RNAcentral holds the full RNA, with entries from ENA and SILVA.
This is a predicted structure of a 348-nucleotide part of an RNA (small-subunit ribosomal RNA, central domain) from an uncultured bacterium.
Its mean pLDDT, the model's own confidence on a scale to 100, is 84.
[in-house]
Context: one part of a larger RNA
């Protein structure tokens, strides 16, 4: 390099945005760069292929023919690729329209729980467990009634919904990003992808600064065992929680890149339109999502099945025995923690 792969056997990058490139719709025309074809020069000899000779034959020589993948030139072709001109709407946008929705920020605001201080009332326990002990409690607890403060929002709630992803749930008020549906008014290919790049990315954790009810690593104590540096239990610090600024990693999963075509059906639930209906209800037809099964095809099998892992294309990413090793060393990045990039020897 060719070829084979990436659902679980190694292998889809956590997501997006785009920048170079790569790939690219319909219809006429121009043009000839790529392309096809003819003609011609050049493609030294030797090798090399095929004919024929010549050393007894062969290996070897000899002569002839081919070929020399290339490159100029010059005449032509015009379907394709490309480029230019002009037009198109099926791709993509853009407007209108009445929606759905835990999409993001910010301010406020609710009740129910929980612990705490101080008070009232009240009296001898409480908790806590398989049994218990530690703990708290005549300095008045546990129970109840008023007061403070921090977090998360029960039912609603739904194999519902939104969002690239991470994620997102009380309730109101601004600001605001995106969708699907319908109309088909408007631009007219303006598109897909996407090396680097750049933005976002749960938790943990870092810094400065608040805040701290509850939980709760470490830590102390009580059990439990043979031993218990655990599992249980009573405590309890960092931490969870806010602002700002890092740090980039998960089983960051659907373990399944994005974006477009096409290919039987049957059952639900969402969001939007239509038909019927006086209108509701039921019925019924489309489009977008979501999910349960399964035709053909596909898969080692499991399973996948119009949301494909079916049959195809356009383009990025990644894989090549197991261990060493996602490690060293070097490079960027980062306060660190450590992340990225990524290896050899040995070994089996």
């Nucleotide at each position: 390099u060719u070829g084979g792969g990436c659902g679980u056997a190694a292998a889809g990058a956590g997501c997006g945005u785009g920048u170079a490139g790569g790939c690219g719709g319909u219809c006429a025309g121009g043009u000839a760069g790529g392309u096809c074809c003819g003609u011609u020069g050049u493609g030294a000899a030797a090798a090399c292929u095929c004919g024929a000779g010549g050393c007894u034959c062969a290996a070897c020589c000899u002569c002839g023919a081919g070929a020399c993948g290339c490159c100029g030139a010059u005449g032509g072709a015009a379907a394709c690729c490309a480029u230019c001109u002009g037009a198109c709407u099926a791709g993509a946008g853009u407007c209108c329209g009445g929606a759905a929705g835990a999409g993001g920020a910010g301010a406020g605001u609710g009740g129910a729980a929980u612990u705490c201080c101080u008070g009232g009332u009240g009296u001898a326990g409480c908790g806590g467990u398989g049994a218990a002990a530690u703990g708290c409690g005549c300095a008045g607890a546990u129970a109840u009634c008023a007061g403070a403060a921090g977090a998360a929002c029960a039912c609603c709630c739904g194999u519902g919904g939104c969002u690239a992803a991470a994620g997102c749930g009380g309730c109101u008020c601004u600001c605001u990003a995106g969708u699907a549906c319908g109309g088909u008014a408007c631009u007219g290919a303006c598109g897909c992808u996407g090396a680097g790049a750049c933005g976002c990315g749960a938790a943990a954790g870092c810094g400065u600064g608040g805040g701290g009810a509850g939980c709760g690593a470490a830590c102390a104590g009580g059990a439990u065992u043979a031993g218990a540096u655990a599992c249980c239990c009573u405590g309890g610090u960092a931490g969870u929680c806010c602002a700002c600024g890092c740090c980039c990693u998960a089983a960051a999963c659907g373990a399944u890149g994005u974006c477009g075509a096409c290919u039987g059906g049957u059952u639900g639930u969402u969001g939007g339109g239509g038909g019927u209906u006086u209108g509701a209800c039921a019925c019924u037809c489309u489009c977008a999502g979501u999910a349960a099964c399964g035709a053909a095809g596909c898969u080692a099998a499991c399973g996948c099945g119009u949301g494909a892992a079916g049959u195809c294309g356009a383009c990025c990413g990644c894989c090549u025995g197991g261990g060493g090793a996602g490690u060293a060393c070097g490079g960027c990045c980062g306060c660190a923690a450590g992340g990225u990039u990524a290896a050899a020897a040995c070994u089996c």